Predicted 3D model of a 72-nucleotide RNA (transfer RNA) from a Candidatus Saccharimonadota bacterium. It matches the Rfam family "tRNA". The family's RNA type in Rfam is transfer RNA. The sequence was found in a public genome assembly.
């Protein structure tokens, strides 16, 4: 330098254009208990950054960063 992949709550992952964005876990607060662990309810929390496509983009294009694999 070419070429491929990721990139969504703190963390780990999903999600074939209709999002009010889902799952565990963590996190708070409640119930339970003499207390505390455990269950159990419930609540807040998110799409790397910028254009385009579209009535509508996390998803489709395109640049760009950053990490990861090959090749030279």
């Nucleotide at each position: 330098g070419c070429g491929g992949g990721a990139u969504u709550c703190g963390u780990a992952u999903a999600g074939c254009g209709g999002c009010u964005a889902a799952u565990a876990u963590a996190u708070a607060a409640g119930u339970u208990u003499u207390c505390c662990a455990a269950a159990c309810u419930u609540a807040g929390g998110a799409g790397g950054a910028g254009a385009g496509u579209u009535c509508g983009a996390u998803u489709c294009u395109c640049u760009c960063a950053u990490c990861c694999c090959g090749c030279a």